[in-house]
């Protein structure tokens, strides 16, 4: 420069005019009422779609419900069902996040996840077709020894074949001809020691010839978590209104610990509330600024759609 890979930022901004909606006002208007009481309109003043609003995967605040008790408050058992699943550490919680350990289906490499309790030591099911057999076996070709007239019998699993997968692997030693039959390095179990909060990890050691395929995204065991139902829940003067001026597990900043998530402090500030459902137009500067794309209870995560700017790593070339 190209090509990959990991992430940051932002979703045009300034000023003018004009439209829409919604909160505030002992300002005025009209109507209405006991009643500045409701309704409407003018006027002044602050505000007015997202990083994913999208999907409804996940989790909770929040409402009513049900069961229990220590009974007006408080708890979520028990069964049945239904989730999760390698350490650690944050969370309010989560299958979420930060950071590792292990295998590896990918990759030259940075990276990435379709992977992660338990398969003799609970039990059980499955593995077609090929194959001699698919698990405490097996002999189809082969190899060896005797026999025999081309048959039989014994020994063998080193060689071949078949399969996804055949009961460790390289040398040797030995044998009739082979075999962990036996040695010596690997490899595998069970311990032992050093490191690490752990999960693990060592070219460390001591013992053992060491039968134990693969599937739990098949039943099932373990362990640890779960009551049901949803703002169209509800409330509630009873058809108007609240829930719903959003004030919170809230935003931003700076400090302090922390490797990071992320917690404490401090100070500041309240920024949409529609209900056939609101924010478009124009004009001037400036500028990378267009994609994807509009709230309907809120709130934390995850998937997923997507311009542009800019940052690191990784391989190639090319110049110095």
């Nucleotide at each position: 420069u190209a090509a990959g890979u990991a992430g940051u930022a932002c979703a045009u901004g300034u000023g003018u005019u004009u439209a829409c909606g919604c909160u505030u006002u002992u300002u005025c208007u009209u109507a209405u009422u006991u009643a500045u009481u409701u309704a409407a309109g003018a006027a002044a003043u602050g505000u007015g779609a997202g990083g994913a609003a999208a999907g409804u995967c996940c989790g909770a605040a929040c409402u009513g419900g049900c069961a229990c008790u220590u009974u007006u408050a408080g708890u979520g058992a028990a069964g049945u069902g239904g989730g999760u699943g390698c350490u650690a550490u944050c969370u309010a919680a989560c299958a979420g996040a930060u950071a590792g350990u292990a295998a590896g289906g990918a990759g030259a490499a940075a990276u990435c996840u379709u992977u992660a309790g338990a398969a003799u030591a609970a039990g059980g099911g499955c593995a077609a077709c090929a194959g001699a057999a698919a698990g405490u076996g097996u002999a189809c070709c082969g190899c060896c020894u005797a026999u025999u007239u081309u048959u039989u019998a014994g020994g063998u699993a080193a060689g071949g074949g078949u399969g996804a997968a055949a009961a460790g692997g390289u040398a040797g030693u030995g044998u009739a001809a082979g075999a962990g039959a036996c040695u010596a390095c690997c490899g595998c179990a069970u311990g032992g020691a050093a490191a690490g909060u752990g999960a693990u990890u060592u070219a460390c050691u001591a013992u053992g010839g060491c039968a134990u395929u693969g599937u739990a995204a098949c039943c099932u065991c373990c362990a640890c978590c779960u009551c049901c139902a949803g703002c169209a829940a509800g409330u509630u003067u009873a058809a108007a209104a609240c829930g719903c001026a959003a004030a919170g597990a809230u935003a931003u900043a700076a400090a302090u610990a922390g490797a990071a998530a992320u917690a404490u402090u401090u100070a500041u500030a309240c920024a949409a509330g529609a209900u056939a459902g609101a924010u478009a137009a124009a004009c001037a500067c400036a500028g990378a600024a267009a994609a994807c794309a509009g709230a309907a209870u809120u709130c934390g995560g995850c998937u997923u759609a997507u311009a542009u700017a800019c940052u690191g790593c990784u391989u190639a070339u090319c110049c110095u």
Bacterial RNase P class A, 320 nucleotides, folded computationally.
It was read from a public genome assembly, where an Rfam model found it.
Model confidence (mean pLDDT): 76 of 100.
Rfam family: Bacterial RNase P class A. The family's RNA type in Rfam is ribozyme. Its family is annotated with tRNA processing, dimeric ribonuclease P complex and ribonuclease P activity in the Gene Ontology.